[in-house]
């Protein structure tokens, strides 16, 4: 210099005027402060909150599936192992069980889990074939009794043996998944994103939840020795039905200080994350505010708009910048 890999940040900036939603102060006029996002989105997963249900157990159904850690929790995140890809930085992973059972394996091929088409061997034979044995050779296929050599045999075959591969067990290393050396055993085709089996988790609804107050119409009960007010009580006076139920897309609460956010502060950890310290309050509407205009500048600005709140995942996104690392070439 070129080509890449991974992680992160920003999402036009500044100023002025006028509006809109909210808060505070004020008697008012008015003043001051705050006012969308990294995804506010999809509503996929996990929680808070809240209502309903619930003795205990089981069936059905759904989700998850290597090991360890993080977290309030998770199907999320981090690290590691195995497998696959890349020269590499690094990336991907739908990673339990095929030795419980069932099913399936198109086309080709004789035969797809047990079958004899050609070939080989034996017997019989009317000499053309029949019966039986065989998977070493041919051919088909992604896959044909794990591979290969020797023994063995009528010919053959893990039928037997050595070696190699695979699975399992024991011992060894590791916290574990797992690893590779050794020994032993072996029911050695694939498929569980086929049924199924195993283990773990799961009650249902959602803020239009839910709580309080409640007008009209209506229903029921009580009642003049009642009820309300003057008035805290008695007398007195004035007035009148009172209470409960019910109930409006009614009003108020829920509603934003919370598993909160920031730190180029310290500490533990490879990391996710956790602890301590310091700082900070950054929308809360309910038919729903967040806008309009002007000025200056640049690179001429993408996807997109809160509606109870958090933690994730996924999807959309003009571009700009920062950090760590890899490969190739060249120069010193």
């Nucleotide at each position: 210099a070129g080509a890449g890999u991974c992680g992160g940040u920003c999402a036009g900036a500044c100023g002025g005027u006028u509006g809109c939603g909210g808060g505070c102060a004020g008697a008012a006029a008015u003043g001051c402060c705050c006012g969308a996002g990294g995804a506010a989105a999809g509503u996929c997963c996990g929680a808070g909150c809240c209502c309903c249900a619930c003795a205990g157990g089981g069936c059905a159904g759904a989700a998850u599936a290597g090991c360890g850690g993080c977290u309030a929790a998770c199907g999320g995140c981090c690290g590691c192992c195995g497998a696959g890809g890349g020269u590499g930085a690094c990336c991907u992973u739908a990673g339990g069980g095929a030795a419980a059972g069932u099913g399936c394996a198109a086309c080709a091929g004789a035969g797809a889990u047990a079958u004899a088409c050609c070939g080989c061997c034996g017997c019989a034979u009317u000499c053309u074939u029949g019966c039986g044995g065989u998977a070493a050779g041919g051919g088909u296929g992604g896959a044909a009794a794990g591979g290969c050599g020797a023994g063995g045999u009528a010919a053959g075959a893990g039928c037997u043996c050595a070696c190699c591969g695979g699975u399992c067990u024991u011992a060894c290393g590791g916290g574990a998944a797992c690893g590779g050396c050794a020994a032993g055993a072996c029911c050695c085709u694939g498929u569980a994103a086929a049924c199924c089996c195993u283990a773990u988790u799961c009650g249902g609804a959602g803020c239009a939840a839910c709580g309080c107050u409640g007008a009209c119409u209506g229903u029921a009960a009580c009642a003049a020795u009642a009820c309300a007010c003057c008035u805290g009580c008695c007398c007195g006076g004035u007035g009148u039905g009172u209470u409960a139920c019910g109930a409006a897309a009614a009003g108020c609460g829920g509603c934003u200080u919370g598993a909160g956010c920031g730190c180029a502060g310290g500490g533990a950890g490879c990391a996710a994350u956790c602890c301590c310290g310091c700082g900070u309050c950054g929308a809360g509407a309910u038919a729903g505010a967040u806008a309009a205009c002007c000025g200056u500048c640049c690179g001429c600005g993408a996807c997109a708009g809160a509606a109870c709140u958090c933690g994730g995942c996924u999807u959309a996104c003009c571009g700009a910048c920062c950090g760590a690392c890899u490969c190739u070439u060249u120069u010193u």
A computed fold for a 332-nucleotide RNA from an Acutalibacteraceae bacterium, annotated as Bacterial RNase P class A. Of the family's consensus pairs, 95% are formed in the model.